A computed fold for an 87-nucleotide RNA from a Synergistales bacterium, annotated as c-di-GMP-I riboswitch aptamer.
The source organism's lineage runs through Bacteria, Thermotogati, Synergistota, Synergistia and Synergistales.
It was read from a public genome assembly, where an Rfam model found it.

RNA sequence: ACCCGACAAAGGCAAACCCGCCGAAAGACGGGGACGCAAAGCCGAGGGUCUAAACCCCGAAAGGGGCACGACAGCCUGGCUGCCGAA
Numbered sequence: 001a002c003c004c005g006a007c008a009a010a011g012g013c014a015a016a017c018c019c020g021c022c023g024a025a026a027g028a029c030g031g032g033g034a035c036g037c038a039a040a041g042c043c044g045a046g047g048g049u050c051u052a053a054a055c056c057c058c059g060a061a062a063g064g065g066g067c068a069c070g071a072c073a074g075c076c077u078g079g080c081u082g083c084c085g086a087a
Stems, first nucleotide, its partner, number of pairs: 004085002012037002017032004022027001035074001041080003045077003048072003055066004
């Protein structure tokens, strides 16, 4: 240095839920809060999942169906970077 990941050490992040705020929604952001995480750090490249405003179609209407240009990195794969050092 690389692989690897301990009943090690120092720490880090923060699910659900609640409040505020943005958004049509999925969801994001801020605060509280901890289910967990050795990359639960970053990247929407591949797959997957979620939503369906606009648009298209059906309908007298109510409404229904389709569909990402939207979202999820704590769904997986992949890429980049990183703390520590037992076996």
Of the family's consensus pairs, 95% are formed in the model.